RNA sequence: GAAGUCGGACAGACGGCCGCUCCGGCAGGUGCCGGAGAGGAAAGUCCGAACUCCACAGGGCAGCGUGCUGGGUAACCCCCAGGCUCGGCGACGGGACGGAAAGUGCAACAGAGAGCAGACCGCCGGUCGCGUUCCCGCUGCGGGCCACCCCGCGGCGAGCCUCAUGGCGCGGCCGGUAAGGGUGAAACGGUGCGGUAAGAGCGCACCAGCGCCGGCGGCGACGCCGGCGGCUCGGCAAACCCCACGCGGAGCAAGACCGAAUAGGGGAGCGAUCGAGGCUGGCCCGGCCAAGGCUCCCGGGUAGGUUGCUGGAGGGCGGGGGAGACCCCGCUCCAAGAGGAAUGGCCGUCCCUCCCCCCAUCCGGGGAGACAGAAUUCGGCUUACGGACGGCUUCGACG
RNA sequence: GUGAGUGUAGCUCAGCUGGUAGAGCUCCAGACUGUGGAUCUGGCUGUCGGGGGUUCGAAUCCCCUCACUCACCCCA
Numbered sequence: 001g002a003a004g005u006c007g008g009a010c011a012g013a014c015g016g017c018c019g020c021u022c023c024g025g026c027a028g029g030u031g032c033c034g035g036a037g038a039g040g041a042a043a044g045u046c047c048g049a050a051c052u053c054c055a056c057a058g059g060g061c062a063g064c065g066u067g068c069u070g071g072g073u074a075a076c077c078c079c080c081a082g083g084c085u086c087g088g089c090g091a092c093g094g095g096a097c098g099g100a101a102a103g104u105g106c107a108a109c110a111g112a113g114a115g116c117a118g119a120c121c122g123c124c125g126g127u128c129g130c131g132u133u134c135c136c137g138c139u140g141c142g143g144g145c146c147a148c149c150c151c152g153c154g155g156c157g158a159g160c161c162u163c164a165u166g167g168c169g170c171g172g173c174c175g176g177u178a179a180g181g182g183u184g185a186a187a188c189g190g191u192g193c194g195g196u197a198a199g200a201g202c203g204c205a206c207c208a209g210c211g212c213c214g215g216c217g218g219c220g221a222c223g224c225c226g227g228c229g230g231c232u233c234g235g236c237a238a239a240c241c242c243c244a245c246g247c248g249g250a251g252c253a254a255g256a257c258c259g260a261a262u263a264g265g266g267g268a269g270c271g272a273u274c275g276a277g278g279c280u281g282g283c284c285c286g287g288c289c290a291a292g293g294c295u296c297c298c299g300g301g302u303a304g305g306u307u308g309c310u311g312g313a314g315g316g317c318g319g320g321g322g323a324g325a326c327c328c329c330g331c332u333c334c335a336a337g338a339g340g341a342a343u344g345g346c347c348g349u350c351c352c353u354c355c356c357c358c359c360a361u362c363c364g365g366g367g368a369g370a371c372a373g374a375a376u377u378c379g380g381c382u383u384a385c386g387g388a389c390g391g392c393u394u395c396g397a398c399g
Numbered sequence: 400g401u402g403a404g405u406g407u408a409g410c411u412c413a414g415c416u417g418g419u420a421g422a423g424c425u426c427c428a429g430a431c432u433g434u435g436g437a438u439c440u441g442g443c444u445g446u447c448g449g450g451g452g453u454u455c456g457a458a459u460c461c462c463c464u465c466a467c468u469c470a471c472c473c474c475a
Base pairs, nucleotide, nucleotide: 001395002394003393004392005391006390007389010386012350013349014348015347016346017345018344020037021036022035023034024033025032026031039371043382044381046380047379048378049377050376051251052250053249054248058285059284060283061282063247064246065245066244067243068082069081070080071079072078083097084095085094086093087092098242099241103240104239105236106235120181121180122177123176124175125174126173127172128171129170130169131168132167136157137156138155139154140153141152142151143150144149189207190206191205192204193203194202208232210229211228212227213226214225215224216223217222255307256306257305258304265298266297267296268295269294270293277289278288279287299474300473301472314333315332316331317330318329319328320327321326352369353368354367355366356365357364400471401470402469403468404467405466406465409424410423411422412421418455426442427441428440429439430438448464449463450462451461452460
């Protein structure tokens, strides 16, 4: 310097003018004065809570969620540390990461065979048929680089002079074989030697993997070492399912109070103690409430006020504990609360980055600067997005 | 704001217990007709809203994201 990776922080500053919203004060009033006024994500509404209501928030089924270990936390599908595994040369990053010998399923196409598999080609044995041929055993020499094996020439032996047997070739049938070919995402370990009619964990050695036992380390997940076993028994649970743990429901348009308007109107259904219905997803049980009541449809009305409503698992600084998430202590600060919804615009000076003009540069002139907008409140996650800074890794160059 | 739901051909919708994506209308060509319509025959048409994951394989299962639609008060 380039490429990459991780981390914490920031989100221009100051002044003036004109506006917007809320609060306080003054004023009879138009107004005047003073104070306060968005974010790291306010977003998606994906998790977890606080708070409020449903009498209490009970049991079972169903359903939903979570799923390595140990911690943190009010809680969590969050965070920290660690284990295993995958990706990367590496810094580092990803992992819904319990169970597939509890059971049921799935694997299209291709392929002979796809789940305690399979014989298509190939290899081997037996048998039958057809064709051909005298091909048989031992041995010497020569050639093909050596051996095996094959070919040529010769010797000895057997058999025969005829069919048959045997040899070779082809074809049918019966069987053996998972080494080789080929298909697939996946084919029931890999290499070598032995073995065999041909083969095969059939046997052996080494390696990989699985299971069991023992020892050691670790709180644990797990790791290391040794022995034994059958030689090998896979994939999918973000398929049903099983196991463990958790979950009552709804949401500030919750809920409470005051006020206004209309027709407390019409229709259908159910029901009054042998009880409809309700208790805000479904079913059952229990419990509670329950009678001119409940459900649905049609129709009509309003577009109000107060509260909940912002001081909280709160922020900042310092100290301490811990490897870290985080926790404890002390001091200090108060920082939007509007409700169709305010938080904006212009000018000047300075600052950071980038672009253009001038230009060897400096100086100078001009321009641009992201995503986005509180709505009851917190803790997280995810997504969108700007330019700087720092740590680390790899490569290159120079010293 | 809160809570539900839907995105598949030009349009309206199936397919969502995973295995090369379909129907009707439309469109195009041909037949019939003097021409057009209707009818008959044949045909074209797809990033399954986008991205990622699980799986051998995803429209379908899971996560993230984008767009759109619906409901909410009183008489009660």

This is a predicted complex of two RNAs, RNase P RNA and transfer RNA, with 475 nucleotides together. Rfam match: Bacterial RNase P class A. The prediction has a mean pLDDT of 76.